The part of an RNA shown here (large-subunit ribosomal RNA, domain I) has 578 nucleotides and comes from a Dehalococcoidia bacterium.

[in-house]
Context: one part of a larger RNA
RNA sequence: GGCCCACGGUGGAUGCCUUGGCGUCAAGAGCCGAUGAAGGGCGCGGCCAGACUGCGAAAAGCUCCGGUUUUCCGUUCAGCAGGUUUACCCGGAGGUACCCGAAUGGGGGAACCCGUUCCUGCGUAAGCAGGUUCAUCCCGCCGUAAGGCGUGGAAGGGAAGUGGGGGAACUGAAACAUCUCAGUACCCUGACGAAGAGAAAACAAUUGUGAGACCCCUAGUAGCGGCGAGCGAACGGGGUUCAGCCCAAACUCUUUACUCCUAACGGCUUGGAGGCCUAUGUGUAGAGAGGGUUGUAGGGAAUGUGAGCUUCCGCUCCAAAGGAAGCGCGGGGAUUACCUUGUUUAGUCGAAUGCCCUGGAAAGGGCGACCAAAGUAGGUGACAGUCCUGUAGGCGAAAAGCAAAGGGACCCCGUACGUUUACCUGAGUACCACGGGACACGUGGAAUCCUGUGGGAAGCUGGGGAGACCACUCUCCAAGGCUAACUACUCUUGACGACCGAUAGUGAACCAGUACCGUGAGGGAAAGGUGAAAAACACCCCGAAAGGGGAGUGAAAUAGAUCUGAAACCGUGGGCUU
Repeated sequence: GGCCCACGGUGGAUGCCUUGGCGUCAAGAGCCGAUGAAGGGCGCGGCCAGACUGCGAAAAGCUCCGGUUUUCCGUUCAGCAGGUUUACCCGGAGGUACCCGAAUGGGGGAACCCGUUCCUGCGUAAGCAGGUUCAUCCCGCCGUAAGGCGUGGAAGGGAAGUGGGGGAACUGAAACAUCUCAGUACCCUGACGAAGAGAAAACAAUUGUGAGACCCCUAGUAGCGGCGAGCGAACGGGGUUCAGCCCAAACUCUUUACUCCUAACGGCUUGGAGGCCUAUGUGUAGAGAGGGUUGUAGGGAAUGUGAGCUUCCGCUCCAAAGGAAGCGCGGGGAUUACCUUGUUUAGUCGAAUGCCCUGGAAAGGGCGACCAAAGUAGGUGACAGUCCUGUAGGCGAAAAGCAAAGGGACCCCGUACGUUUACCUGAGUACCACGGGACACGUGGAAUCCUGUGGGAAGCUGGGGAGACCACUCUCCAAGGCUAACUACUCUUGACGACCGAUAGUGAACCAGUACCGUGAGGGAAAGGUGAAAAACACCCCGAAAGGGGAGUGAAAUAGAUCUGAAACCGUGGGCUU
């Protein structure tokens, strides 16, 4: 020096554990903000220095109303002192809520500095204190304007989901350019609890369907494609949920502005009689109200038949017809109050076990019982239906919120059937050409949708579509608008998991978006476990201490700051060997 045996040190693998994560399902909820948000700064405790939590100069809290029932004065964190007992705790509603921050009186190097208006108080006064007011933009109203007024609005924040405007590359194609990745990532912007879409100028195919959305299938089919890589429908079927409506126009009335005509061939509803009008007439344009909303066309106007009641209206009277309002009748509603009911935010009742054995401890073993609409689960000194919390099943709200059904106020709609007429039915639109984009569809035979440039209809005897185009047939009605639910995402609560178990699972089981790094944008850790219970080793001895030896606690102390405690690595003693 090597090998082996025994015993240690170091180290923190492994096993076991779980306070934390991950995911799925169900139910519920979903915006906050000038009434000052989100997020922060600084403060607040009897002894409180720091940190967390809570709170705001009324500061670990104040008031009211409920629940619960004996302690409580949050955690680290023990103690002292003192207090408290319908308190503390839990829930609902209020009050308070410093400074910064959109930050908004002005400024500013955020959490600071300096003002203004009016009111009040104090002061001899200068002034001080408290309250209040004062930013900008948009809109509305008033005003000739300058400007004024407004208890009108906006602003800023928000993880994911969502509409719109822009929009890559790596990559794949085994290179690469069309193509792909992908309309993805990312940027900008709008809105909401959902958003968007949505009541056929739709599909279909000779039979028919009947808004949109979402899911399953159709189907990796038909197709597209340097026909490469790849991309990839629809019709139709089955489900979830269901809901349909309103304008523009014709026509009528009112009103405003301008225009035109000149007692008439016009108007004042019609007929008769009378009266009036220089606008009370004509035309154009605007505003308001009625009317009206569709494709087997519909509506308007005129006209015919039919058609509840009452009141009112027009220049006058008579007659007729009409209009408006109310009532009644019928139908509908996507809800604004209220009632009933349900539900959420605290809670509450809740069955049933004894003995012996082992053990530190019984829930284990043995022998007998019992409950069960409850044998899900967690805890308790080892494994508990009957010990505790619970579970099944019942019960419960002063206050605030939510939901649906019924009632109900409320709101909306409503006469029908013919005939005639040809007044209306969304124009720089449809469509075409060129250039692009979207459609599963890369220009292709390329329909359909969008539109940058140019051209440019019909108008109901009209127009669009059915994958070039034409005919026939079928189908629908563009160029205006609204629309709940079913859907997406997140949170809360509950349940569950052939999900993880501390190098895993969130980056974060632990005071983590922390420490630390970076000028900054930003990057970003490590770190869990004594024991059933601190019973955390009084006292003695060695030592400066650290540490150790006794003693004591405990089932165990090689459980002593810690579970178990592998290997590498380092020793001590012994054996064999060079």
Model confidence (mean pLDDT): 81 of 100. The organism belongs to Dehalococcoidia, within Bacteria.